Model confidence (mean pLDDT): 77 of 100. The RNA shown here (FMN riboswitch aptamer (RFN element)) has 141 nucleotides and comes from Bacillus methanolicus PB1. The source organism's lineage runs through Bacteria, Bacillota, Caryophanales, Bacillaceae and Bacillus methanolicus. It matches the Rfam family "FMN riboswitch aptamer (RFN element)". Rfam's curators write: The RFN element is a highly conserved domain that is found frequently in the 5'-untranslated regions of prokaryotic mRNAs that encode for flavin mononucleotide (FMN) biosynthesis and transport proteins. Rfam links the family to the GO term FMN binding.
[in-house]
RNA sequence: AUCUAUCUUCGGGGCAGGGUGUAAUUCCCGACCGGCGGUGAUGAGGCAUUCUCUAAGCCCGCGAGCCUAAUUGAUAUGAUUUAGGCAGGAUUUGGUGAGAUUCCAAAGCCGACAGUAUAGUCUGGAUGGGAGAAGAUGGAG
Numbered sequence: 001a002u003c004u005a006u007c008u009u010c011g012g013g014g015c016a017g018g019g020u021g022u023a024a025u026u027c028c029c030g031a032c033c034g035g036c037g038g039u040g041a042u043g044a045g046g047c048a049u050u051c052u053c054u055a056a057g058c059c060c061g062c063g064a065g066c067c068u069a070a071u072u073g074a075u076a077u078g079a080u081u082u083a084g085g086c087a088g089g090a091u092u093u094g095g096u097g098a099g100a101u102u103c104c105a106a107a108g109c110c111g112a113c114a115g116u117a118u119a120g121u122c123u124g125g126a127u128g129g130g131a132g133a134a135g136a137u138g139g140a141g
Base pairs, nucleotide, nucleotide: 002140003139004138005137006136007135008134009133010132017029018028019027031121032120033111034110035062036061037060038059043053044052045051057109058108065086066085067084068083069082070081072079091107092106093105094104095103113124114123115122
């Protein structure tokens, strides 16, 4: 280095300006935003194979919601943990090239649930949860 147990910390951004209307950050014009892991022909560092940092919202997966069962229980439409299930989106064209849905250029598209004038952006569940990331300690080796 690697595996493993426990613990700690961290872990999401965004409607400017305008129109209609009794009422809309929800409709219309327009504006803005892009979690985590993987992959990967990016870019940078390095003498250098190796190596280090970096590189996809729409390629492959994951997360936030809901339901059921068991469990616990002070009997509550609650809570804990485990297992199972359901729901939940989106890309093309051109260029280069041996090779690109990832590079370059252009044009597009998408965004849980509840509330409310119909919401990716407001409010709420949430001082929550969380994919995961970093670190500490013990053990294995």